[in-house]
Description:
The RNA shown here (Glycine riboswitch aptamer) has 91 nucleotides and comes from a Nocardioidaceae bacterium. The sequence was found by an Rfam model in a public genome assembly. Lineage of the source: Bacteria > Bacillati > Actinomycetota > Actinomycetes > Nocardioidaceae.

């Protein structure tokens, strides 16, 4: 000098599942409860590879569980793209 990976911020894209029933309030709507359902915030769980052999430990996820969250709109939303910042590997 170059500038990987990771992280943060901004913008854009971003799925799924009853606004079903009851109650309350009420201008719209909203809140609570019930049952049903969804999974891509978060959280929990696990295999193989991995070793000279065996055992133990470790061992991911958009896989799974659905605790949380969600099931009109809004918000949220893993992940992807672009930009900026910080850090700084290899060279």
């Nucleotide at each position: 000098c170059u500038g990987a990976a990771c992280c943060a911020c901004g913008c854009g894209g971003g799925a799924g599942a009853g606004c079903c029933c009851g109650c309350a309030u009420c201008u719209g709507g909203u809140g609570c409860g019930g049952c049903g359902c969804c999974g891509a915030a978060g959280g929990g769980g696990c295999a193989a590879a991995u070793c000279c052999u065996c055992c133990c430990c470790g061992g991911a996820a958009c896989c799974u569980c659905u605790c949380a969250g969600g099931c009109a709109c809004c918000c949220g939303g893993a992940c992807c793209g672009c930009g900026u910042g910080a850090c700084g590997a290899c060279g």